[in-house]
RNA sequence: UUAUCAAGAAAGGUGGAGGGACUAGACCCUUUGAAGCCUUAGCAACCCUUUGCGACUGAAGUAAAGAAGGUGCUACAUUCUAUCCCGUGCAAUACGGGGCAGAUAA
Numbered sequence: 001u002u003a004u005c006a007a008g009a010a011a012g013g014u015g016g017a018g019g020g021a022c023u024a025g026a027c028c029c030u031u032u033g034a035a036g037c038c039u040u041a042g043c044a045a046c047c048c049u050u051u052g053c054g055a056c057u058g059a060a061g062u063a064a065a066g067a068a069g070g071u072g073c074u075a076c077a078u079u080c081u082a083u084c085c086c087g088u089g090c091a092a093u094a095c096g097g098g099g100c101a102g103a104u105a106a
Stems, first nucleotide, its partner, number of pairs: 001106005010040005018029003023082004041074003046070002048066006078101001084098005
């Protein structure tokens, strides 16, 4: 920089009090065992593999299938809301969209 983010997928061991990114608020998870670490399993399909279309040869692009490998992920919508903008609305602490911030991939 670009794309995606309401789908999907957990057990065991260790550990021993926190955790859901940061600030504030809310709501949750957690001694019936949090975070972290390890093992195994799984999910997904970004990279990737195969095939078709494309084509003079290729490439870009696109469709379908796949899952060996590189990442990622496996409570809750990125847990929700708040700051900036737009729309709806008489208006709002309401509703919708975008942005910002964040996460992941290339």

The prediction has a mean pLDDT of 81. This is a predicted structure of a 106-nucleotide RNA (SAM riboswitch aptamer (S box leader)) from uncultured Muriicola sp. Lineage of the source: Bacteria > Pseudomonadati > Flavobacteriales > Flavobacteriaceae > Muriicola. The sequence is in RNAcentral, with records from MGnify.